Annotation: This is a predicted structure of a 71-nucleotide RNA (transfer RNA) from a Minisyncoccota bacterium. The source organism's lineage runs through Bacteria, Bacillati and Minisyncoccota. Its Rfam family is "tRNA".

[in-house]
RNA sequence: GGGGGUAUAGGCUAAUGGCAAACCGCUCGCCUCCAGAGCGAGAUUUCUAGGUUCAAGUCCUAGUACCCCCG
Numbered sequence: 001g002g003g004g005g006u007a008u009a010g011g012c013u014a015a016u017g018g019c020a021a022a023c024c025g026c027u028c029g030c031c032u033c034c035a036g037a038g039c040g041a042g043a044u045u046u047c048u049a050g051g052u053u054c055a056a057g058u059c060c061u062a063g064u065a066c067c068c069c070c071g
Base pairs, nucleotide, nucleotide: 001070002069003068004067005066006065007064010024011023013021018054026042027041028040029039030038047063048062049061050060051059
């Protein structure tokens, strides 16, 4: 220098172009002498900037970070 892949909650991982979700963790409540377990409730997310579309995590373009291959 060229090519490919990945990027979603604190962690890990889903999601046919049509309400962004599960598990673990976190907070609060119930329970308990206390804690844990259990039960209930809640907060926190689509890498960035554009484009297409009635509608984009998803499609297109450019960029950033990481990984792999070629030179």